The part of an RNA shown here (small-subunit ribosomal RNA, central domain) has 323 nucleotides and comes from Helianthus tuberosus. It matches the Rfam family "Bacterial small subunit ribosomal RNA". Its mean pLDDT, the model's own confidence on a scale to 100, is 81.
[in-house]
Context: one part of a larger RNA
RNA sequence: CUGGGCGUAAAGGGCACGUAGGAGGUGAAUUGGGUUGAAAGUGAAAGUCACCAAAAAGUGGCGGAAUGCUCUCGAAGCCAAUUCACUUGAGUGAGACAGAGGAGAGUGGAAUUUCGUGUGUAGGGGUGAAAUUCGUAAAUAUACGAAGGAACGCCAAAAGCGAACGCAGCUCUCUGGGUCCCUACCGACGCUGGGGUGACCUUGGUCUACGUGGUAGUCCAUGCCGUAAAUGAUGAGUGUUCGCCCUUGGUCUACGCGGAUCAGGGGCCCAGCUAACACGUGAAACACUCCGCCUGGGGAGUAUGUUCGCAAGACCGAAACUC
Repeated sequence: CUGGGCGUAAAGGGCACGUAGGAGGUGAAUUGGGUUGAAAGUGAAAGUCACCAAAAAGUGGCGGAAUGCUCUCGAAGCCAAUUCACUUGAGUGAGACAGAGGAGAGUGGAAUUUCGUGUGUAGGGGUGAAAUUCGUAAAUAUACGAAGGAACGCCAAAAGCGAACGCAGCUCUCUGGGUCCCUACCGACGCUGGGGUGACCUUGGUCUACGUGGUAGUCCAUGCCGUAAAUGAUGAGUGUUCGCCCUUGGUCUACGCGGAUCAGGGGCCCAGCUAACACGUGAAACACUCCGCCUGGGGAGUAUGUUCGCAAGACCGAAACUC
């Protein structure tokens, strides 16, 4: 390499958009490049195989193969090309709907802290117990007022939205995507995607003895970085395949319950699959297309080198040796 694989054993790129490439709906006509049938030419010699002569090896003669190429004449199922058409894939439109989707601006209350004033008096705070520490220069507590920053309780849900990271007080402005339904339009315009491009984020738990304070940081603006257990540890797309229960948003129907049907979110389970655990129409089942990745443990995500970065470092990424 092939083969076999990638939820947990090594292995899915953090996610999308998209170029080259790959593979790709239905019907008809034409062409005949690929494909395929027949014939001819060629495929030097040596070599190889069969036979003959002779033979120790060898040698000589004759024939075949040489899976190929060229040319001529056909075939038209498939691939391809050209043309015409179709509607079920994709998309557009009309009518509805839901949403913490994104960006900007404004605004609200609770709480903490600090400050001011009043009341009031000897403790407060903290711990297993204490101490550092605050307090008669009046603290803690309590009432009113002010300032400032950050985060948004209840609602709240296995809920919703988003490609993923992620998104939550309320209002306004701008804006992306989705679902249902009608089936009006379009007519394969679709899928994947090496390079490339883009954008966003810094989480949770536990342990590290506890306490009092508190610098950097946490917030905003702008720029850079480019990594995560970026996880569903499960790439994207399409089709096929028993059922039951709950739930979100639609549509149709019924109106005391319910029924039908789409698109999501969850719990069970048949077949099947799996090493087992489990998965099970939201597949890890049955199939196809394209991409990424794996190939014993350690050495090692190290060394070296290129590229990128202000830097920290990031991406690509070995070997010796050893078991």